A computed fold for a 519-nucleotide part of an RNA from a Candidatus Nomurabacteria bacterium, annotated as small-subunit ribosomal RNA, 5' domain. The sequence was found in a public genome assembly. It matches the Rfam family "Bacterial small subunit ribosomal RNA".
Context: one part of a larger RNA
């Protein structure tokens, strides 16, 4: 000199663009992060319309005692009744959802706690698998039993549970045929589907093949320690079984006595790998933060179920430790998800906003859902950019400091005046793209943001450090080996350009300095 996820100090105007728990994988309130599909199914509610009926309701119509009668006219009662209101009923339509039932929910998001290891890179390899998606060909026939839901009864403080009985599917299940599928030398033998709404599609079920992803197997490269020297009994091989999509001591039985090491076996520290950052001419050294890629973790260990895939963060089951709830019998959690809170700490942030865009997941589709994503907030943490005026002005003013002191020097064209601009600050008017969807319409958090256009008016806007040499930049005052200063090397004991103050000066500037670390 460069460099930081940085902190302190002392300052502090704006915008972009980026970045923000490096400690304690220490607890964790509350809110939200994984749902969808009514075009799989049945049922419950609700709305319309429909159909039939209970009770009501009274438009309006017919009679009409009687009163008055010239004609007209008023009228008690009794009869039929529309049209709405309503109990229940039949049927269709729409809409909602707890519930079966599909897919997803292994993705996405976070962590580095373990790991020195085929975990990672890089180069090969096959004994294997694949839900979606494409491409080919075939095929989708018959039939049964149940179980939620609901109903009725019961238990409990709750969480949640039992008995009875009803029901529907793309749920379950048994039959048949089949094929380029499977065993088999043949001969044989065995194994499959499911409807929906409606005519066009989505599905199913069985083979083969891509794509794209994934298991495993391997050479090679890559941390420190010999104050760690020997290690190994499933250990090393073999044969057979058993597992597994798959090889393989993976596992068991039996046989043999074998593997690794100083080219560091084992033990033990420390550590996630690597694209990449830093720095340096490089050659190296150091790093492993944000961003990809891989792997591994999900309160602590320990398991297996489901599935095309998990030994599963927001599933489940035992243990544990902690917390909570309790009617003490019992039960419930698991922010290393976005925010947020306590603790520990020199130290790290909003319980915003939106699903408009990108992308996911479900749907035939309208859509839903998405703390992924897009965004605003906050922090000079950091790069980058931009101002805090510019011209002009000498009675070189006052005011301070200086000196060789009737005087002259410095701050200092600085001020003050005078002319001027208005980035920016404020106000007012306009106002984007980002929007793409089969066409037209519609659709913007961000956001009246950016940007434009006028208007006001020098208006809102500098400060840190250092000045003996390294090292750019000095004087006078105080102190007097005292206070103190320091990165070295050193100042300071009465004339300190090294301490403190004050004037001036030098550097860098919305920052400057210190400390930490690395080249």
């Nucleotide at each position: 000199g460069g460099a930081u996820g940085a902190a302190u100090g002392c300052u502090g105007g704006c915008g972009g663009c980026g970045u923000g728990g490096a400690u304690a994988a220490g607890g964790c309130a509350u809110g939200c992060a994984a749902g969808u599909c009514g075009a799989a199914c049945g049922a419950a509610u609700c709305u319309u319309c429909u159909u039939u009926u209970u009770c009501u309701g009274g438009a309006g119509a017919a009679u009409g005692a009687g009163a008055u009668u010239a004609c007209a006219u008023c009228a008690a009662g009794u009869u039929c009744a529309a049209a709405g209101g309503u109990c229940g009923u039949u049927g269709a339509a729409g809409a909602u959802u707890a519930g079966u039932g599909g897919c997803g929910a292994a993705c996405g998001a976070g962590g580095u706690a373990g790991u020195a290891a085929c975990a990672c890179g890089u180069g090969g390899g096959u004994a294997c698998g694949u839900c979606c998606c494409c491409u080919u060909a075939a095929g989708u026939c018959a039939u049964g039993a149940a179980c939620a839901a609901c109903u009725c009864a019961c238990c409990g403080a709750a969480a949640g549970g039992u008995g009875a009985g009803c029901u529907a599917a793309u749920a379950c299940a048994u039959g048949a045929u089949g094929g380029u599928c499977c065993c088999g030398a043949a001969a044989g033998g065995g194994u499959a589907a499911a409807g929906u709404u409606u005519u066009a599609a989505c599905g199913c079920u069985u083979a083969a093949g891509g794509a794209a992803c994934g298991g495993c197997c391997u050479g090679c490269g890559a941390a420190g320690u010999a104050u760690c020297a020997g290690c190994u009994a499933g250990u090393u091989g073999g044969u057979a079984a058993g597992g597994u999509a798959a090889u393989g001591g993976c596992u068991u039985a039996c046989c043999a006595a074998g593997g690794c090491u100083a080219u560091g076996a084992c033990g033990c520290u420390u550590a996630g790998g690597g694209g990449a950052g830093g720095u340096g001419a490089g050659a190296g050294c150091c790093u492993g933060a944000c961003c990809c890629c891989c792997a591994c973790c999900g309160a602590u260990g320990g398991g297996a179920c489901u599935g095309a895939g998990a030994c599963a963060c927001g599933g489940c089951c035992c243990a544990u430790a902690c917390a909570c709830c309790u009617a003490c019998g019992g039960g419930u959690g698991g922010c290393u998800g976005c925010a947020g809170u306590c603790g520990a700490g020199a130290a790290u942030c909003u319980u915003c906003c939106g699903c408009a865009a990108u992308g996911g997941g479900c749907g035939a589709a309208a859509g839903c859902c998405u703390g992924a994503c897009g965004g605003a907030g906050c922090g000079a943490c950091g790069c980058c950019g931009c101002g805090u005026g510019a011209u002009u002005g000498a009675u070189g003013a006052a005011g301070u400091c200086c000196c060789u002191c009737u005087g002259g020097g410095a701050c200092g064209u600085a001020a003050a005046g005078a002319u001027c601009u208005u980035u920016u600050a404020u106000g007012a008017g306009g106002g984007a793209a980002g929007a793409a969807g089969u066409u037209u319409a519609u659709u913007g958090a961000c956001g009246g943001u950016a940007c434009c256009u006028c208007a006001u008016g020098a208006a809102u806007a500098a400060g840190g450090a250092g000045c003996u040499c390294c090292u750019a930049a000095u004087c006078u005052c105080g102190u007097g080996c005292c206070a103190g200063c320091a990165g070295g090397a050193g100042c300071g004991g009465u004339a300190a350009u090294a301490c403190g103050a004050g004037a001036g000066c030098u550097c860098c500037a919305a920052g400057c300095a210190u400390u930490a670390u690395c080249c």